[in-house]
């Protein structure tokens, strides 16, 4: 020099959904809680991501549970997406010693 990295700092990027069961109301709708998943459901100085499934589009999309819902598979070697710096670690080549 080059590659990793589950690391530390700094900057950044995202997503908050469901409805059996609460109050209200003629009913929707709405409001505070409450149920499910999950890290996280606009409760957070939180959680996750940063080369690449953190997130988005495709989607009012198939397929399979479920009170329902990206709950789960698929789609997905399919587009798109948001960094620098230090460290640790491998280890190429260069000089030098020694056997």
């Nucleotide at each position: 020099a080059u590659a990793g990295u589950u690391c530390u700092c700094u900057u950044g990027g995202g997503g908050u959904g469901u409805u059996u069961u609460u109050c209200u109301u003629a009913a929707c709708c709405g409001a505070a809680g409450a149920u499910c998943u999950g890290a996280g459901a606009u409760c957070a100085u939180a959680c996750c991501c940063a080369g690449g499934a953190a997130c988005c589009u495709g989607a009012c999309c198939c397929g399979g549970a479920u009170a329902a819902u990206a709950c789960u598979g698929g789609c997905g070697c399919a587009g798109g997406a948001a960094a620098g710096a230090g460290g640790c670690u491998a280890c190429a080549g260069g000089g030098g010693g020694u056997u």
The RNA shown here (TPP riboswitch aptamer (THI element)) has 99 nucleotides and comes from a Sphingobacteriales bacterium. Its Rfam family is "TPP riboswitch aptamer (THI element)". The family has 115 seed sequences and 16,130 matches in Rfam 15.1. For this family Rfam cites "Structure of the eukaryotic thiamine pyrophosphate riboswitch with its regulatory ligand" (Thore et al., Science, 2006). The coordinates come from a structure-prediction model, not an experiment, and the mean pLDDT is 76.